[in-house]
RNA sequence: GGAGUUGGACGGGUCAUCGCCGCGGCCGCGAGGCCGGGGAGGAAAGUCCGGGCUCCGCAGGGCGGGACGCUGGGUAACCCCCAGGGGGAGCGAUCCCCGGAAAGUGCCACAGAAAGCAAACCGCCCGCGAAGUUUCGUGGGUAAGGGUGAAACGGUGGGGUAAGAGCCCACCAGUUGCCGCGGCGACGCGGCAAGCUCGGUAAACCCCGUCCGGAGCAAGACCAAAUAGGAAGGCGUUUGAGGCCGGCCCGGCCGAUGUCUUCGGGUAGGUUGCUUGAGGCCGGGGGCGACCCCGGUCCUGGAGGAAUGAUGGCCGCCCCGCUUUCGCGGGGAACAGAACCCGGCUUACAGUCCGACUCCUUAA
RNA sequence: GCGGGAAUAGCUCAGUGGUAGAGCCCCACCUUGCCAAGGUGGUUGUCGCGGGUUCAAGUCCCGUUUCCCGCUCCA
Numbered sequence: 001g002g003a004g005u006u007g008g009a010c011g012g013g014u015c016a017u018c019g020c021c022g023c024g025g026c027c028g029c030g031a032g033g034c035c036g037g038g039g040a041g042g043a044a045a046g047u048c049c050g051g052g053c054u055c056c057g058c059a060g061g062g063c064g065g066g067a068c069g070c071u072g073g074g075u076a077a078c079c080c081c082c083a084g085g086g087g088g089a090g091c092g093a094u095c096c097c098c099g100g101a102a103a104g105u106g107c108c109a110c111a112g113a114a115a116g117c118a119a120a121c122c123g124c125c126c127g128c129g130a131a132g133u134u135u136c137g138u139g140g141g142u143a144a145g146g147g148u149g150a151a152a153c154g155g156u157g158g159g160g161u162a163a164g165a166g167c168c169c170a171c172c173a174g175u176u177g178c179c180g181c182g183g184c185g186a187c188g189c190g191g192c193a194a195g196c197u198c199g200g201u202a203a204a205c206c207c208c209g210u211c212c213g214g215a216g217c218a219a220g221a222c223c224a225a226a227u228a229g230g231a232a233g234g235c236g237u238u239u240g241a242g243g244c245c246g247g248c249c250c251g252g253c254c255g256a257u258g259u260c261u262u263c264g265g266g267u268a269g270g271u272u273g274c275u276u277g278a279g280g281c282c283g284g285g286g287g288c289g290a291c292c293c294c295g296g297u298c299c300u301g302g303a304g305g306a307a308u309g310a311u312g313g314c315c316g317c318c319c320c321g322c323u324u325u326c327g328c329g330g331g332g333a334a335c336a337g338a339a340c341c342c343g344g345c346u347u348a349c350a351g352u353c354c355g356a357c358u359c360c361u362u363a364a
Numbered sequence: 365g366c367g368g369g370a371a372u373a374g375c376u377c378a379g380u381g382g383u384a385g386a387g388c389c390c391c392a393c394c395u396u397g398c399c400a401a402g403g404u405g406g407u408u409g410u411c412g413c414g415g416g417u418u419c420a421a422g423u424c425c426c427g428u429u430u431c432c433c434g435c436u437c438c439a
Stems, first nucleotide, its partner, number of pairs: 001360010012315007020039002023036005041335001045346002048344005053216004060250004065212005070084005085098005099207002104205002106201003121146002123142009154172006173197002175194008220272004230263006242254003265438002279298008317332006365435007374388004382419001390406005412428005
């Protein structure tokens, strides 16, 4: 100098004027006025996970259903994070994946002889028959070779055989079992034994383990307003419909001019939940780390047809033109906007800055 | 805001993981003096988009885009 990997931070600043929404103080009987101070994000998004909170039976058992899945840890919890293990890609920094297919069932189109327990199309070998000297037919043997396929039952070499084959042997690879050592563990290293060689698929059913009751702030609580008790249909009246009641059952209570559904009718205003929280910043300590502990300090959105804005000046950044330079003129600046609140993940994002690391080249 | 669903031919919809279909439409020919109707044949496709699992994806999983539906209170 070039090419890359990875982690983090920011994502305009300031002043003036005019507005919008909360908070505090003062004035006012009140309507309201004045002053002070504050007012979107790293994703507020998608609503994909996890929790808080609230109601629903006491949240208890079973069934059904769902989610997750190497090990250890962090956490309120997690499909998250950290550290490690194994496998794969890359020269490397680094990135990606993760229970079980040796419990059972299903599926594996087309092609192919055969797709999971067996199987003979070509080829090879043996027997028999016919022709008559290399062909045909037929009965067998053979998975070494060819061919098909995404995938064909370890690989190489030797022995063996009619030809062959883990049929046997040596080495290599894998699997399973046992033992020793290291590690909390996943697992690693070493040794011994067994020819054991076992296809793929669980983002198919399933098995094993762990976790999960359901609904959601339009949850829920209170006040006010409104007054026709209308029509149709279903079920049911003690052998019990339906409700409280939530996917179902177990248990309890209510229950007959009862109850459910649809249509129709009325009112559609206010208060609360509501923002102080697993909270931010600073310092110290523990831990490889995620994170945890202690002390100090701060209070900084709460709207509801929904506030957080608009305009102008100056400065900063980027681009273009003119210019030797100073500078001048013009243009541009992303993704997106809280709706009960948090922790994550994922997705979108103009541009800027910082840290760590790898490879190549050059020079000393 | 919360909960649920859909996307396949120009339109309306089917579609067990194994060559994507039906009806209407459209095009050509026949029929007719011409048109319509009828008959015969044919063209129809980024299965919304991007990844992944699998030998193989419209179908299974994840992300994303667009559209649709339901959800206040009283009696």